[in-house]
Context: one part of a larger RNA
């Protein structure tokens, strides 16, 4: 608890792609006259609250007058707004066309450089580690080097303050299949819109489940040092795991710690992808100016407890949704739900300070 908030103090759900219900919604014209609003009429018992005036000497009590009155009904009128029917517009939407950009997604093929392995040749003692060493390796010939094979995983240079994507993410090439956004034209429909409880889908690592695959790396284990100890931090080996396929799982500092749409409110520079105009061009493009979408950085006005934000707001406003409400107790018990499991989602209360 009809308040005030939610970048960092408690508070933005991990996304919002497809959205119900709801809530809210562009411009002009007609008509209804439901909501609204005028005016009248009726009800709104008394008793009792509130004012006031009176009676019992006062008071409680008791008695009269009046106010409290929001509201309901029915009637006749107004006709801004909302609302509902018709009719139209073109600025929100969404299409169509042209045109450009991109690590958007998936799926198949395939490359070099490293890297370990196996064979074979050259060679002959160490190699390999660290702070220093040992554990490990090596004359059954290691390391080092040469060729041949063979495995998997990851894509160096391009590379950026860069692009793309709803977010989680996304990079080696090319092929197919696919999805979004952007700018031009102002040609098409003609408010077809915005938010969205529940729902449905997505959803990084890590685990899980079943099959496969294992080059490096590597939880847990083993050893070797270090150290009083050393369950670590250094080293040596190492199993799940990392990787594929299909299926579960639904959290993260899922962060911009900033929900989502829409208008409005000085500029400055840097960049990325259209378009138009000047200028120069060696015809490749290069320079300057406007414009529209991104994406940084700086800053006027305002904001802000400060930090700092600042046309990508945290300014100035509207719609919608979610969420906080002293610290612990606790994101916990308990209870449902969903999960093989691990646990996840909803979520108190005792007490205590």
């Nucleotide at each position: 608890u009809u308040g005030g908030g939610c970048g960092u103090a408690a508070a933005g759900a991990g996304u919002u792609g497809c959205g119900u219900a709801g809530g809210c919604g562009g411009a002009u014209u007609g008509a209804a006259g439901c909501a609204u609003c005028u005016u009248g009429u009726u009800u709104g018992a008394a008793a009792g609250c509130c004012c006031u005036c009176g009676a019992c000497u006062c008071a409680a009590u008791c008695g009269a007058g009046g106010u409290u009155u929001g509201g309901g009904a029915c009637a006749a009128g107004a006709u801004a707004u909302g609302u509902u029917c018709a009719a139209u517009c073109u600025u929100g939407a969404a299409g169509a066309u042209a045109c450009a950009a991109g690590a958007g997604g998936g799926u198949g093929u395939u490359g070099g450089a490293a890297c370990c392995g196996a064979u074979g040749g050259u060679g002959g003692a160490g190699c390999a580690g660290u702070g220093a060493a040992a554990u490990g390796u090596g004359u059954u010939g290691a390391g080092a080097u040469c060729a041949u094979c063979g495995g998997g995983a990851a894509c160096g240079c391009c590379g950026a303050a860069g692009g793309a994507g709803a977010a989680g993410u996304c990079a080696g090439a090319c092929a197919c299949c696919u999805a979004g956004g952007g700018u031009a034209u102002u040609c098409u429909u003609g408010a077809c819109g915005c938010u969205u409880a529940g729902g449905c889908a997505c959803g990084a690592c890590a685990g899980c489940u079943u099959g496969g695959g294992g080059a490096g790396c590597g939880a847990a284990g083993c050893a070797g040092a270090u150290u009083a100890g050393a369950g670590a931090c250094c080293u040596g080996c190492g199993u799940a795991g990392u990787c594929c396929a299909a299926g579960c799982c639904g959290u993260a500092a899922a962060c911009g710690a900033u929900c989502u749409c829409u208008g409005c409110u000085a500029g400055a520079u840097a960049u990325u992808g259209g378009u138009u105009c000047c200028g120069a061009u060696u015809u490749g493009u290069c320079g300057g100016a406007a414009u529209c979408a991104g994406u940084g950085u700086c800053g006027a006005a305002g904001c802000u407890a400060a930090c700092g934000c600042g046309u990508u707001a945290a300014g100035c406003a509207g719609a919608g949704c979610g969420c906080c409400u002293g610290g612990g107790g606790a994101g916990u018990a308990c209870g449902a739900a969903c999960g093989c499991a691990a646990g996840u989602u909803u979520a108190a209360a005792a007490c205590u300070c």
This is a predicted structure of a 353-nucleotide part of an RNA (small-subunit ribosomal RNA, central domain) from a Candidatus Daviesbacteria bacterium. It was read from a public genome assembly. The coordinates come from a structure-prediction model, not an experiment, and the mean pLDDT is 82.